[in-house]
RNA sequence: CUGUGCAUGGCUCAAUCUGGCUAGAGCACUCCGUUCGGGUCGGAGGGAUUGGAGGUUCGAAUCCUCCUGCACAGA
Numbered sequence: 001c002u003g004u005g006c007a008u009g010g011c012u013c014a015a016u017c018u019g020g021c022u023a024g025a026g027c028a029c030u031c032c033g034u035u036c037g038g039g040u041c042g043g044a045g046g047g048a049u050u051g052g053a054g055g056u057u058c059g060a061a062u063c064c065u066c067c068u069g070c071a072c073a074g075a
Base pairs, nucleotide, nucleotide: 001074002073003072004071005070006069007068010027011026012025013024020058029045030044031043032042033041051067052066053065054064055063
C1' cells in the first nucleotide's frame, strides 16, 4: 500500500444476512431479604439510542459512501 473481517451498557455476546414490536441476555454494579458478619441463594432496580460524519428511506444497530481503531492475509 491492497484485500477481507470486526467495532452494540463496565466486560463478554445476541439482534444485521431478509430495514419496522420498547436494542435483549449472562457476568458485574446498587438496594432489600437471608447470615453474628461475609459468601452463596432469593427479590427488585439503574446503566448503551449501536466507533465518528454524511447519504438513501415513511422508517436505519441493520443498506450505501468517507474517516478512525483493531485483527488476519498478500505485496

Notes
The RNA shown here (transfer RNA) has 75 nucleotides and comes from Labilithrix sp. NCBI's taxonomy places the organism under Bacteria, Myxococcota, Polyangia, Labilitrichaceae, Labilithrix. Its Rfam family is "tRNA". The family's RNA type in Rfam is transfer RNA. Rfam describes the family as follows. Transfer RNA (tRNA) molecules are approximately 80 nucleotides in length. The prediction has a mean pLDDT of 81. The RNAcentral record of the sequence draws on ENA.